[in-house]
Molecule: transfer RNA
Organism: bacterium
């Protein structure tokens, strides 16, 4: 240098054919229980969906450039 796949919440991870509010666990936090802590349970906080631009009445999703990570290749 070329091909594949990836980038969504602190951390692992979904998201179907573009279309009804951006999820799930995991940790934070509050409460509830309990003599007290620990599961368990209720809530509730947290997101420029790598960057940027095009397409479209609507983009996480489709195009295209560019960055970054894994793996293959001589």
């Nucleotide at each position: 240098g070329c091909c594949a796949g990836g980038g969504u919440a602190g951390c692992u991870c979904a998201g179907u054919u573009g279309g009804u509010u951006a999820g799930a666990g995991c940790a934070c936090a509050g409460g509830a229980u309990u003599c007290a802590u620990a599961u368990c349970c209720c809530u509730g906080c947290g997101g420029u969906c790598g960057u940027g631009a095009g397409u479209u009445c609507a983009a996480a999703u489709c195009u295209c450039a560019c960055c970054c990570c894994u793996g293959g290749u001589a």